Bacterial RNase P class A from a Pseudomonadota bacterium, 355 nucleotides, folded computationally. NCBI's taxonomy places the organism under Bacteria, Pseudomonadati, Pseudomonadota. It is recorded under the gene name rnpB. Model confidence (mean pLDDT): 76 of 100.

């Protein structure tokens, strides 16, 4: 000097005039004071707080997650490790339990893709038999290299490597090992295929919901109703009063238990367009100390930071400047993902040159 990797911050500002809006004070109509969109407010993808469902438990189904250990209110999130893959490297990615429970799948090519096979080739006793080392096909073909052996070969045998099992050592663990012993050694792949295993999961949602006020039609019609009691009088019917039965009720179910409610089912039609609350003090933010590799936890001190509702922050002028990107809260919070002109800071890696 160049090229990269990771992390963090800003993302228009200042002044004046007029305008909008929340709160407060004075006041009754205005004045003054203090405030007024984001790092993603976006996506509506997750997890919760909160509200309601009279609900509660179980079974089955369905959904989510899937290496280990921690963090958190919780998660599919975050942190730190491990295995695998990519990169010279700093670093990045990971849908990462199980294939020896079972089923399925792998086109074409190839002789053959699994209780597998012999096309070419090699050997022989050449009818035929042996062979799987060499060649070919393929993403993948009885683990690799070497030596011996053989008619020719082959873990057929041996050595080393690989693999499996057991032990030892380190680590909380996942795992690791120039470790030891045994074994010629289970064709491998695929579960982001079905499946098996482990953990976990009520539902709906601020248009949730609560209160006030007002208004309408306490509306109209049809059907059904077991047993016993009761009532009526026409002695066998009616009535739909009571009890039991029966029925209904859980935002997956022809299920079980508990509990609760009530005569049951169907059709037609009317009113409610208002106001207040929910609505912002929270798992909150900032600073510092302690502990921890870290996410984070605890102690101390400080701060209060938008609450609109057809939807509030706009307009003009002057100056500065990085000459302005992505983009506007609607109950709130924690994450993830996506978008982003321009500018700034820190740490690390590689290459070239000079000293």
């Nucleotide at each position: 000097g160049g090229a990269g990797u990771c992390g963090g911050c800003c993302g228009g500002g200042u002044a004046a005039u007029c305008g909008c809006u929340g709160c407060g004070u004075a006041c009754u109509a205005u004045a003054c004071g203090c405030g007024g969109a984001g790092g993603a407010a976006a996506g509506u993808c997750c997890g919760g707080g909160c509200u309601c469902c009279u609900u509660c438990g179980g079974a089955c189904a369905g959904g989510g997650c899937g290496c280990c250990a921690g963090g958190u209110a919780a998660u599919g999130c975050c942190u730190g490790g491990g295995g695998g893959g990519c990169g010279u490297g700093a670093g990045c990615c990971u849908a990462c339990g199980g294939a020896a429970a079972g089923u399925g799948c792998a086109a074409c090519a190839g002789a053959a893709a699994a209780c597998a096979u012999a096309c070419c080739g090699c050997c022989a006793u050449u009818u035929u038999g042996g062979u799987a080392a060499g060649g070919g096909u393929g993403a993948a073909a009885u683990g690799g290299u070497g030596c011996g052996g053989u008619a020719a070969g082959a873990g057929c045998g041996c050595a080393c490597c690989g693999c499996a099992u057991u032990g030892c050592u380190g680590g909380c663990a996942a795992c690791a090992g120039u470790c030891a012993a045994u074994g010629g050694c289970a064709a491998g792949g695929u579960a982001a295929a079905c499946c098996c295993c482990g953990c976990u999961c009520g539902g709906a949602g601020c248009a949730a919901g609560a209160c006030c006020a007002a208004a309408u039609a306490g509306g109209g019609g049809a059907g059904c109703a077991g047993u016993g009691a009761c009532c009526g009088c026409u002695u066998g019917c009616g009535g739909a009063u009571c009890a039991c039965a029966a029925c209904g009720c859980c935002g997956g179910u022809a299920c079980c238990g508990a509990g609760c409610g009530u005569g049951c089912u169907c059709c037609c039609g009317g009113g409610u367009a208002g106001g207040u609350c929910g609505c912002u003090a929270c798992a909150g933010c900032c600073g510092u100390c302690u502990g921890g590799u870290g996410a984070c936890a605890g102690g101390c001190g400080g701060c209060g930071c938008a609450g609109a509702u057809g939807a509030a922050u706009g307009a003009u002028u002057a100056c500065c400047c990085u000459c302005g990107a992505c983009a506007g809260a609607a109950c709130c919070c924690g994450g993830c993902u996506u978008a982003c002109a321009g500018g700034c800071c820190g740490a690390c890696u590689c290459c070239a040159u000079c000293u």